Record summary
The prediction has a mean pLDDT of 76. This is a predicted complex of two RNAs, RNase P RNA and transfer RNA, with 451 nucleotides together.
RNA sequence: AGUCGGCCGGGCAAUCGCUGCCGUGCACGCGUGUCUUAGACAUACGGUCACUGGGGGAGGAAAGUCCGAGCUCCGCAGGACAGGGUGCCAGGUAACGCCUGGAGAGCGCAAGCUCAUGACUAGUGCAACAGAGAGCAGACCGCCUAAGUGUGAAAACACUGGUAAGGGUGAAAGGGUGCGGUAAGAGCGCACCGCUUUCUUAGUAAUAAGAAAGGCAUGGUAAACUCCACCCGGAGCAAGAUCGAAUAGGUCUCCUUAUGAUGUGGUCCGCAUCGGAGACGGGUUGAUUGCUGGAACCGGUGAGUGAUUGCCGGUCUAGAGGAAUGAUUGCCACUGCAAUAAAAGCAGUACAGAACUCGGCUUACAGGCCGACUCAU
RNA sequence: GAUCCCGUAGCUCAGGUGGAUAGAGUAUCGGUUUCCGAAGCCGGUGGUCAUGAGUUCGAAUCUCAUCGGGAUCA
Numbered sequence: 001a002g003u004c005g006g007c008c009g010g011g012c013a014a015u016c017g018c019u020g021c022c023g024u025g026c027a028c029g030c031g032u033g034u035c036u037u038a039g040a041c042a043u044a045c046g047g048u049c050a051c052u053g054g055g056g057g058a059g060g061a062a063a064g065u066c067c068g069a070g071c072u073c074c075g076c077a078g079g080a081c082a083g084g085g086u087g088c089c090a091g092g093u094a095a096c097g098c099c100u101g102g103a104g105a106g107c108g109c110a111a112g113c114u115c116a117u118g119a120c121u122a123g124u125g126c127a128a129c130a131g132a133g134a135g136c137a138g139a140c141c142g143c144c145u146a147a148g149u150g151u152g153a154a155a156a157c158a159c160u161g162g163u164a165a166g167g168g169u170g171a172a173a174g175g176g177u178g179c180g181g182u183a184a185g186a187g188c189g190c191a192c193c194g195c196u197u198u199c200u201u202a203g204u205a206a207u208a209a210g211a212a213a214g215g216c217a218u219g220g221u222a223a224a225c226u227c228c229a230c231c232c233g234g235a236g237c238a239a240g241a242u243c244g245a246a247u248a249g250g251u252c253u254c255c256u257u258a259u260g261a262u263g264u265g266g267u268c269c270g271c272a273u274c275g276g277a278g279a280c281g282g283g284u285u286g287a288u289u290g291c292u293g294g295a296a297c298c299g300g301u302g303a304g305u306g307a308u309u310g311c312c313g314g315u316c317u318a319g320a321g322g323a324a325u326g327a328u329u330g331c332c333a334c335u336g337c338a339a340u341a342a343a344a345g346c347a348g349u350a351c352a353g354a355a356c357u358c359g360g361c362u363u364a365c366a367g368g369c370c371g372a373c374u375c376a377u
Numbered sequence: 378g379a380u381c382c383c384g385u386a387g388c389u390c391a392g393g394u395g396g397a398u399a400g401a402g403u404a405u406c407g408g409u410u411u412c413c414g415a416a417g418c419c420g421g422u423g424g425u426c427a428u429g430a431g432u433u434c435g436a437a438u439c440u441c442a443u444c445g446g447g448a449u450c451a
Stems, first nucleotide, its partner, number of pairs: 001374008010332007018057002021054002023051003027048002030046001031043005059351001063362002066360005071236004078269004083232005088102005103117001104115004118227002123225002125221002140167002142163003148159004175193006194216001195214008240289004250280006260274004296315008333349005378450007387403004396434001405421005427443005
């Protein structure tokens, strides 16, 4: 000067204050229940109150709502098609589009970082402009007089013909470099690299290395359509369940009645049921539950490269219901004013608040601490 | 809670199935015409296509993330 990993995210004390749960109360009697109903009695449940009683009270992202689940409901959730998602290999996990380790490619001097990384001979598309030609894809400038024709004393010129090594255009142009060969060239031949096929070795595999034989290339693009492999019911805690109360079992319209209709994404099959859809209007919008003990967390030890996991021990850490956790003072720490230093003073101390619960990803974050590694001097 | 749409010149909107120069109207500036002005006609100015990263030879257009605005159902 960098790279990777982990952690904190103001601390301590005092005073006053807020709130859930548990406990105590011969506290109240709002609600509620009963009765002899201007009222009286009771207090289980709900509510209010008291306690110098106990023990608690927002996060690493609570955010985004990008994924996956637990859980609840739906007489199909069974099968198929369409549709959607993922995309190297092997593991982890409840599962995942996540994590770990490896392979390949790219970047970096390095430590390390990044990757939507299957298939282009299954098929169809696209590549403007430039350029001769952009995939059953080429001759613009050039090179050649070996061969053929004409002119010429010759050199040479023109036509025919050969050529794709050189130049040019382009993001990309008929493998690359070198030697030989040829009229001039060309994998035409050879060597090395590259490519294809087969085999061997290492590895669970992706893949890597080597050997042999080859025609010397049927290019690029799939976050183009598509093909291939694997996966996918739907809706969601405002899901649901229970209790109580009240009303209008209201009025009207349409479809259909088993060859029909309805049944939690679409279509078809299957299965089940016997009605279904809509407009207007009315009642209840009360209480309890779901609602916090979990794929939970902490410590030790073992296995493993690691993600993770086995065993032992310990802990219970918000459950609101219009929504609680705050204010003041003092000291200490850090930053700035602000400097050559100290003291004192002033100002400030990030991103930001649960609402069924977890596992991830992404984004925001003042300031600070710890460890390992790399490079330069 | 669930599902979608939009962001382009000062303003209102096209372009979106990738092709190089990013458009129209209005506003604005100048010229013309008129005694002057309006209107008309002609010409010009004005753009990090919300922001960033990626795919591709090439991105306003395709993909992902972030920010802002809006709609529908319950």
It holds a member of the Rfam family "Bacterial RNase P class A". It is annotated as a ribozyme.